A computed fold for a 1489-nucleotide RNA from an uncultured Sphingobacteriia bacterium, annotated as small-subunit ribosomal RNA. Rfam family: Bacterial small subunit ribosomal RNA.

RNA sequence: AGAGUUUGAUCGUGGCUCAGGAUGAACGCUAGCGGCAGGCUUAAUACAUGCAAGUCGAGGGGCAGCGCGGGGAGCAAUCUCUGGCGGCGACCGGCAAACGGGUGAGGAACACGUACGCAACCUUCCCAAAACAGGUGAAUAGCCCUCCGAAAGGAGGAUUAAUACACCGUAAGAUAUUUGGUUGGCAUCAAUUGAAUAUUAUAGUUGAGGCGGUUUUGGAUGGGCGUGCGCAUGAUUAGAUAGUUGGCGGGGUAACGGCCCACCAAGUCUACGAUCAUUAACUGGUGUGAGAGCACGACCAGUCACACGGGCACUGAGACACGGGCCCGACUCCUACGGGAGGCAGCAGUAAGGAAUAUUGGUCAAUGGACGCAAGUCUGAACCAGCCACGCCGCGUGAAGGAUGAAGGUCCUCUGGAUUGUAAACUUCUUUUAUCUGGGACGAAAACGGGAUUUUUAUCUCAAUUGACGGUACCAGAGGAAUAAGCACCGGCUAACUCCGUGCCAGCAGCCGCGGUAAUACGGAGGGUGCGAGCGUUAUCCGGAUUUACUGGGUUUAAAGGGUGCGUAGGUGGGCUUAUAAGUCAGUGGUGAAAUCUCCGAGCUUAACUUGGAAACUGCCGUUGAUACUAUAGGUCUUGAAUUAUCUGGAGGUAAGCGGAAUAUGUCAUGUAGCGGUGAAAUGCUUAGAUAUGACAUAGAACACCAAUUGCGAAGGCAGCUUACUACAUAUAAAUUGACGCUGAGGCACGAAAGCGUGGGGAUCAAACAGGAUUAGAUACCCUGGUAGUCCACGCCCUAAACUAUGGAUACUCGACAUACGCGAUAUACAGUGUGUGUCUGAGCGAAAGCAUUAAGUAUCCCACCUGGGAAGUACGACCGCAAGGUUGAAACUCAAGGAAUUGACGGGGUCCGCACAAGCGGUGGAGCAUGUGGUUUAAUUCGAUGAUACGCGAGGAACCUUACCUGGGCUAGAAUGCGGUUUGACCGUCUGUGAAAGCAGAUUUUGUAGCAAUACACAGAUCGUAAGGUGCUGCAUGGCUGUCGUCAGCUCGUGCCGUGAGGUGUUGGGUUAAGUCCCGCAGCGAGCGCAACCCCUAUCAUUAGUUGCCAUCAGGUAGAGCUGGGAACUCUAAUGAAACUGCCGUCGUAAGGCGUGAGGAAGGAGGGGAUGAUGUCAAGUCAUCAUGGCCUUUAUGCCCAGGGCUACACACGUGCUACAAUGGCGAGUACAAAGGGCAGCUACUCCGUGAGGAGAUGCUAAUCUCAAAAAACUCGUCUCAGUUCGAAUUGGGGUCUGCAACUCGACCCCAUGAAGCUGGAAUCGCUAGUAAUCGUAUAUCAGCAAUGAUACGGUGAAUACGUUCCCGGACCUUGUACACACCGCCCGUCAAGCCAUGGAAGCUGGGUGUACCUAAAGUCGGUAACCGCAAGGAGCCGCCUAGGGUAAAACUAGUAACUGGGGCUAAGUCGUAACAAGGUAGCCGUAG
Repeated sequence: AGAGUUUGAUCGUGGCUCAGGAUGAACGCUAGCGGCAGGCUUAAUACAUGCAAGUCGAGGGGCAGCGCGGGGAGCAAUCUCUGGCGGCGACCGGCAAACGGGUGAGGAACACGUACGCAACCUUCCCAAAACAGGUGAAUAGCCCUCCGAAAGGAGGAUUAAUACACCGUAAGAUAUUUGGUUGGCAUCAAUUGAAUAUUAUAGUUGAGGCGGUUUUGGAUGGGCGUGCGCAUGAUUAGAUAGUUGGCGGGGUAACGGCCCACCAAGUCUACGAUCAUUAACUGGUGUGAGAGCACGACCAGUCACACGGGCACUGAGACACGGGCCCGACUCCUACGGGAGGCAGCAGUAAGGAAUAUUGGUCAAUGGACGCAAGUCUGAACCAGCCACGCCGCGUGAAGGAUGAAGGUCCUCUGGAUUGUAAACUUCUUUUAUCUGGGACGAAAACGGGAUUUUUAUCUCAAUUGACGGUACCAGAGGAAUAAGCACCGGCUAACUCCGUGCCAGCAGCCGCGGUAAUACGGAGGGUGCGAGCGUUAUCCGGAUUUACUGGGUUUAAAGGGUGCGUAGGUGGGCUUAUAAGUCAGUGGUGAAAUCUCCGAGCUUAACUUGGAAACUGCCGUUGAUACUAUAGGUCUUGAAUUAUCUGGAGGUAAGCGGAAUAUGUCAUGUAGCGGUGAAAUGCUUAGAUAUGACAUAGAACACCAAUUGCGAAGGCAGCUUACUACAUAUAAAUUGACGCUGAGGCACGAAAGCGUGGGGAUCAAACAGGAUUAGAUACCCUGGUAGUCCACGCCCUAAACUAUGGAUACUCGACAUACGCGAUAUACAGUGUGUGUCUGAGCGAAAGCAUUAAGUAUCCCACCUGGGAAGUACGACCGCAAGGUUGAAACUCAAGGAAUUGACGGGGUCCGCACAAGCGGUGGAGCAUGUGGUUUAAUUCGAUGAUACGCGAGGAACCUUACCUGGGCUAGAAUGCGGUUUGACCGUCUGUGAAAGCAGAUUUUGUAGCAAUACACAGAUCGUAAGGUGCUGCAUGGCUGUCGUCAGCUCGUGCCGUGAGGUGUUGGGUUAAGUCCCGCAGCGAGCGCAACCCCUAUCAUUAGUUGCCAUCAGGUAGAGCUGGGAACUCUAAUGAAACUGCCGUCGUAAGGCGUGAGGAAGGAGGGGAUGAUGUCAAGUCAUCAUGGCCUUUAUGCCCAGGGCUACACACGUGCUACAAUGGCGAGUACAAAGGGCAGCUACUCCGUGAGGAGAUGCUAAUCUCAAAAAACUCGUCUCAGUUCGAAUUGGGGUCUGCAACUCGACCCCAUGAAGCUGGAAUCGCUAGUAAUCGUAUAUCAGCAAUGAUACGGUGAAUACGUUCCCGGACCUUGUACACACCGCCCGUCAAGCCAUGGAAGCUGGGUGUACCUAAAGUCGGUAACCGCAAGGAGCCGCCUAGGGUAAAACUAGUAACUGGGGCUAAGUCGUAACAAGGUAGCCGUAG
């Protein structure tokens, strides 16, 4: 210090989440020791038991109990007497009990903090000082006696004391009254000094030292009261208040005061937030943070409040009293039922609640407190111990060496390697800790007593005594590595990776997200990482979050400028000057408790911890100065502002009057059949005369042209002309006032359209409504009608995308151009100047788009508003409104929104191209057959391919084989190959049985090479072991290969430049091309993959070569033939070259290039054809060509065999063949190819057969022989438009060939048979020239063949293209986008289902608060004749007030509820298609229906 997450990617906005620290914590797993701290956050719930406040005999009467002494009885134990002594229960009295200890309910307050004040106060004990302590009296507890009661307790009688009580005396520097002076104060007054009068005290005890008592003054300490400032939230709480505010007079108090009372006045508080509601003890501080802040207020310390809930007073110096009292209430307990007792929020402890928090411990040794002269007693304060990893800190669980890198585990590319890992074993060493033994503290100084000094207080000294913790800490010794490691995590954030299991299951998850068969994300394991006696999780706080922004944010489009003005409070404000010194600044004083924090030290072995000193506590108060700025007061100025004057300007406003065009209606006329309307129609109007035309009349509304980026107005808004009234702006030059200014919460006014009320008006248009169309539907878009409304007057409503999505004011900051209206100038030019309105462009700003003197720049002032999206501008409440509704304005719950720009894709947006359409030719779709597919069937009909890009496809040959499928029979190291071991034997071969075969069983023959032999080698069989095998799955794990877009012209890179960036530029633009082909231009310059070319075939020529090919010339020769000699010319063959480049001409053009009946040329603008397929797309196809990861299988999913199936058949589709005939069929005759194949082959020729073919026989391993006949064509003849002399399917019969074998299931031949079909609906396919169409030929596969297929070859040989509007596909540019899985996209609403929270609601049930009335305990105060008392006084009674109780009507708040409203969420529900593209009717805002 940041990181993850919105997107295909980017920048910015904005939320969510994480990494850090912390805790009085809890939970899970784990656990060796010690030190120091901490430990009911919940029920201020209820409490059993014990303890927590007593002490003093030196105040007193006394003596119950204990001890001592003494007396008596008794042998003794023992009994008894005795206050004599130590002491002391209960009692009177004094002091303490108001401290200490606990808790945080209440309380939003002078409660707390801080700083002041009291001239308005009190203060026991303590200190200092002064004075005093004389006398008298009456009681009462206790003790004793009697009585009541269960008890608690009470009543009566008798008697008694005091430092208890009362009276008298004395008394002031005390108190009160009156009065005189001096000084001081803001005032009431205070201080001081006199005088007079009146009032008020006491206690003793003793050890004789003292301790105590009373009054007064002062001090100290502790309190009381008042004030400034600080200290929570809510305005959906805006008014509150009758003792209320003040006065006068009383009462009361320690004291001021409406604190209380009587009377008088009507005030007081409040937008700087009263009142009300909710929440909360406050502070020093603690946590966090760079700080400012934010959150918290355990422990420790200060203050407050409380003590079962509430009220009240008494006592006292002090209480309205935690372990005191009275009363009411709730609860618990005792009871003899009549009455009583109680208060752990003291320490332990119990129950309950809860995620959760300890022992019914020890000691007063120390510190402190109460009492006491003291000894001492008491002290759950305190000091200690116990429990708990709850926290912080420290230590340990060993150290060094040790590589066969052991075994085992895990992983892998597995004869081996990697890792665990110097880890272990093993060797040497150490002993903290633990265990045992021994020693053993500090904390303790005293008080008391003796002595000394001292006026007292007090100080010094001597001796003795005192330790809960604790035989603890600590020290020493002994032996021995001995007694001691876990937890979380390992996809990114975030350090750390592999295997197995699982298979959107189980599960994980803080966010993003993992899991659907190869999961580093689930579970386990191995390994690793982090921390470590702990580690994780959960909860909460701060941080990160500049995400409430004071430090330190924003508002054109992301959330956010009020619709506009006027103006109140408030905020803020021009120049000069004087004064003051409030703010401000500086010095100084006081305070800011201690602890905490920081720094420097010290003490525990260290640290935590404890502790000394310093600093700090940023604050408040006082005081002395300074006076720039702000402020206050005074003076002055003119530039801000305003006023006056003179023009000028304008759809500024209000009212009245006038005008023409158009529309509609009415009347009359002319006139006749339609008009009107639409994409097309229909509804509608019209022969009762429409529409059209003309004339006249009437009505209401709006004002063409001018007209504009125009003008005016605060905004909304304003448009014919004229007049009246009225407001404003600007300019000019002076004059006047003299800061009068700016902004503006509340407030007031204005405020389009729609809407509302009343009354008019009503031509047009037109929600609703009706009809006609469209449509699947059409409650719409379109058409015909049509009512509110639209118009006027008055009154409401108060909202708009009320927008410049841009609040107002002032100042400053480069330019250019246009425009409205002015000024000055002779001027309509140019230039200048002012106020407006616009466009463009700099700096600057901005996330960018953009803004840019009319700022979104640079600054100042004021107001308004924002803080993730949805829920929601909704609910509730309040205010306004006649209503509609408006203003203000949440939450639960839920999710990860939004802006600008980029690249694509898409669009019912633009340019261009293509057999894409069009123009043509021929087909398919109809028939029969062939073939493939779907479906169905089947034991099986093996598998794959499925829009284009599957379907005569894999298959370029399914009778067996193939073959993967089915049925049945067999084999199990297996059908093949390798290696090792054993064994047999040459091997091979032959035969038999059984069987469908495979197989099984058996028989037979032979004895290799080297060596004497043993044996070895080679080969073969059997057997054992080891490497099998799989056309099983996954093409969505893959390689390779392939299809398609597409032979489309595209796809990229380096560097530079532009942009924050994604990215752009280049590659766009203007031309051109088949082409990103080339040219020109250009912040680009170059380059690569593609295009083209290089390669092959073909068209022309040349050269070379001349057999098997050729034959012009010469010769020979035949029935004929290059047949022969020969030739090398031609054709041809097959190698090398040439040739074509817009090169030439003309023309257009800058060029590239285009054009031409151009020339020349065999060929002309790429001559024709082929091979060649960029980056990528479709998770396209293929695990069944092959290869391959993983999974599955192993007497089977492998292997062998026989038979069957892949050939089925109601049907549907694709691709073809043959046809339907005369451009034809048939018969006869006659021509002309190319390219291929051939030895298990092609076969001449002859014979036989109608033929398929057969029998002989020859040539050829091929330019030699052969397949081989080319066919269409041409000539002649015939048929004559018919289901035919067309067509050939189907069927019957007979054959041929191949092959172990033609039944399922081959091809061919002959004879016979002779089906459908007469040119094919919607729709659809191919083709632009040697092409389509048509004709035949060959080959691969192959024993044969279902080939009409595929691949090649040549023969004959057309028609048409105006053109690019439309369909399809593609390329480019631009634009829009809410799409990016990319339009087969996205997405809205109702309904249906489930879940969730919430609003309303007849009601029901709680809670706290206030008001009114009734009643009223205890108690204070007041009154009082009867009773008591001589009296003082008391009892009793009465009155006021009041806790509590009751009643009543309201308000507030919470819970719940039949029913009901909308909202949110939820892989695959229904209906439509509203939005995003011109989203197919542009969208959106307000309003009405």